[in-house]
Context: one part of a larger RNA
Molecule: small-subunit ribosomal RNA, central domain
Organism: metagenome
This record gives sequence, C1' cells and structure tokens, in this order.
RNA sequence: CUGGGCGUAAAGAGCGCGUAGGCGGUUAGGAGAGUCGGCUGUGAAAUCUCUGGGCCCAACCCAGAGGGGUCGGCCGAGACCUCUUGACUUGAGGGUGGUAGAGGAAGGUGGAAUUCCGGGUGUAGUGGUGAAAUGCGUAGAGAUCCGGAGGAACACCAGUGGCGAAGGCGGCCUUCUGGGCCAUACCUGACGCUGAGGCGCGAAAGCGUGGGGAGCGAACCGAAUUAGAUACUCGGGUAGUCCACGCCCUAAACGAUGGACGCUAGGUGUCGGGGGUAUCGACCCCUCCGGUGCCCGAGCGAACGCAGUAAGCGUCCCGCCUGGGGAGUACGGCCGCAAGGCUAAAACUC
Repeated sequence: CUGGGCGUAAAGAGCGCGUAGGCGGUUAGGAGAGUCGGCUGUGAAAUCUCUGGGCCCAACCCAGAGGGGUCGGCCGAGACCUCUUGACUUGAGGGUGGUAGAGGAAGGUGGAAUUCCGGGUGUAGUGGUGAAAUGCGUAGAGAUCCGGAGGAACACCAGUGGCGAAGGCGGCCUUCUGGGCCAUACCUGACGCUGAGGCGCGAAAGCGUGGGGAGCGAACCGAAUUAGAUACUCGGGUAGUCCACGCCCUAAACGAUGGACGCUAGGUGUCGGGGGUAUCGACCCCUCCGGUGCCCGAGCGAACGCAGUAAGCGUCCCGCCUGGGGAGUACGGCCGCAAGGCUAAAACUC
C1' cells in the first nucleotide's frame, strides 16, 4: 500500500466542544476542472506478447506486428460530480404554548443515628468471638433518663424509576443556571454529519496550602489463630475520608458494543408528553411522539448470543488491531511539586 477486522478471540479513544480535512437534501438554468467519447501528437532502442526466421534443439539472436501513459493538443457529451445563479422545505436551527427530572453551582435549614462532654437513677460487670483474650469498668463502666457539643451521611418514599456527554447525581427550602421531551407548522432556508491536531470535563486513590475531624479507617500497636501468620477474626489507631483553592488525569472510565442518518415482522411492562373515544372523572380502551426494560422472528454470528436502544441491511467520518513473551517496559520527547502520566521500540525467545 492492498485486504480483513474491532460485544466475549488482538482491536472503539473515559466523555464532550470544535479547527483543518473528508462527506453532504429537493429543483431549474449556466459553465465544464474531474468524468466519458472521437481524432491527433508523443510514449527511443532493448525488455514483454503474438507470428515468422537463424545457430542440430533450447537458452540466445534476427525480423514483422501488437501491447503499453494519473501524458500533451483539438473537437465533442453533460448522466454523475464540481463551480456558479435562482428557487424549495422534508435535514438543521429558531419562535410560540406546555411539561417531567437525585442535571449543575451557591446559600440556608431539618430530623434520626453514632461518638464525646455535663447531670440524674443505679451496681458489677461490659465488650468481643468458633471459643477466647487484649480493651473498657468500683476513681462507678455497660444499661436507662435529661441537657449540651461536633462532624459526616440523608432511613421510609425508591422503582429492571428519573436526569446528565461521560465521570456521575438522592433530606428540605431559596437564588442563579445547562440540557431534554411534547404540541403548533409562524420564521430562517441546507445554515448539515464527522472530526487529525487543539481545547475543556473527567470516579477513587494520591499531592500542595489552609481549615475540619463524629463515624469509618491503609500504615502502625496490641489480642487471638497457626508449625509460622508480616493475613483472614478481635481491641485500639495515624494519614485519609469532609470543606476551600490549586494540581494529578488514571480505572473492569463496561453495554468490555465510537458518532450521525435512513431502512427492516411481532408481543409485553414502565417513565414523560399529545390526540381520540368514553365518562362525574384523573380510571378503562384506541392511537401518535420521545425515553427505558424484557421476550421472540427474519437476518446476522465461531458459538454464546444480538435482534427498531442491532451485534440485521446500507451511506459518511473518526479511532484502533495485525501471533505469545520481552512490554504498556527501555530510550528519547512532552506533561507533573512528586507519585507518576502520555507517546512508544529492539535484542532475545517460543
């Protein structure tokens, strides 16, 4: 380069915004670079193919014909495609009217529970385990009642439920704020899709500065278990977990399934919205759109399975794979305070 692939065999970037680029709806006219046709020029010889011939054959050699280019010029075609002019509304966006939601940020606030502190009652244990012990307790624990402090998390509602691009989001209230869905068909008139680089977001752990610290709890100490026990179990417990600001940038960041659009039997649940029918009605029934589940066809698949939320049938764009180990390592570069991250080999070996 050509090809074949990427749910589980190697392979979808953690997610988004978007630059260049690639690709791009309906219709009419014009132009004709791409495209196609004709003519013509050139495409040296050798080589190649065919035919004939020469060395005894062959290799080799000779002759004739043919083939050979993203090439140049001229003429022409106008479907596709490109450019251009104009039009359109179904793609996209906007307006208007509704609507659901743990979407995000900030501030405030509530109750339960744990722990600690003060006080009351009260006395000999409590705690813990397979059984124990360490621990706590006569300086009064545990139990129980009242009061107080503080931090963190929000039982029930709660759901294969909802929202978000992903990470993720859950008491209640207020403020600010993003996105979606439905109805309408009023406006713009292809304004679109994807997206190398780039930029932003990105669980937990970790790092820096300052704060906070109830519970939990790496490390650590102790008690057990055991041949040992640097573990599993138990008693303690520092960082951390929490907040502010700044970093880190990873993950089984998973649906192990990139994004967009169109097409392709059914059945059943659920969430949001609309229409119809019916009604006292919000229920029931029919139906349309959007989301989220399950089941099963055609088709696909190595099988498992997927199956209108495709892993089916197609188009466009990006990312990635190319035997196992060495190795997601070394070296170099870039990034980081560090930890380390990103990019990424080879020898050798099977």